Predicted 3D model of a 109-nucleotide RNA (SAM riboswitch aptamer (S box leader)) from Geobacter sp. UBA6151. Model confidence (mean pLDDT): 84 of 100. The sequence was found by an Rfam model in a public genome assembly. Its Rfam family is "SAM riboswitch aptamer (S box leader)". About the family: The SAM riboswitch is found upstream of a number of genes which code for proteins involved in methionine or cysteine biosynthesis in Gram-positive bacteria. The organism belongs to Geobacter, within Bacteria.

RNA sequence: UACUUAUCAAGAGCGACCGAGGGACUGGCCCUAUGACGUCGCGGCAACCAGCCUGCACAGGCAAGGUGCCAAUUCCAGCGAAACCGCCUGCGGUUUCGGGAGAUAAGGA
Numbered sequence: 001u002a003c004u005u006a007u008c009a010a011g012a013g014c015g016a017c018c019g020a021g022g023g024a025c026u027g028g029c030c031c032u033a034u035g036a037c038g039u040c041g042c043g044g045c046a047a048c049c050a051g052c053c054u055g056c057a058c059a060g061g062c063a064a065g066g067u068g069c070c071a072a073u074u075c076c077a078g079c080g081a082a083a084c085c086g087c088c089u090g091c092g093g094u095u096u097c098g099g100g101a102g103a104u105a106a107g108g109a
Base pairs, nucleotide, nucleotide: 001109003107004106005105006104007103008102013042014041015040016039017038021031022030023029025078026077027076028075043070044069045068047067048066049065051062052061053060054059074101079098080097081096082095083094084093085092086091087090
């Protein structure tokens, strides 16, 4: 780097430095000089792997080692199908399901 599998409606701060953008992309809508984003320190959360306990297994609990994470459902939508509703009868809205894209973990390449 690509691939495979799983998950993504919960959860999680305070300082210092920096100084203008940031929330992947597009359209929205948000955050941001009352200092965002990023970096560092301490702190926290608990998704996956590992550890311990219960358990036939699925699963649940404990703890926090390896990663990760600590604005908003992956912030919403972005392709398709179905159902329902509306009324200018071919359009719109809402919900559900399935995809695609993205993020994270684990695995073997």